[in-house]
């Protein structure tokens, strides 16, 4: 080059047209002589990025980074 997978909170991931979540992990408190384990209660997101579709997009469609797989060449 040609094809496929992946892209979401700090990390590991679910959600796949109408409230953006969970678990770890951070704060703050309860608990306890401290600590941990347990309990609550915040906080933290351009859903990789531009555009189309549509009343409405994380989700469809177009393009395009990035990461990774598998194939052709060439060495």
């Nucleotide at each position: 080059g040609c094809g496929g997978g992946u892209g979401u909170a700090g990390c590991u991931c679910a959600g796949g047209g109408g409230g953006a979540g969970a678990g770890c992990g951070a704060a703050g408190g309860g608990u306890u002589g401290u600590g941990g384990u347990c309990c609550c209660u915040u906080a933290g997101g351009u859903c990789g990025c531009g555009g189309g579709u549509u009343c409405a997009a994380a989700u469809c469609c177009c393009g395009u980074c990035a990461c990774u797989c598998g194939c052709c060449c060439c060495a």
Source information: Predicted 3D model of a 75-nucleotide RNA (transfer RNA) from a bacterium. Its mean pLDDT, the model's own confidence on a scale to 100, is 84. Rfam family: tRNA. Rfam links the family to the GO term triplet codon-amino acid adaptor activity. From the family's description: Transfer RNA (tRNA) molecules are approximately 80 nucleotides in length. By type it is a transfer RNA. It was read from a public genome assembly.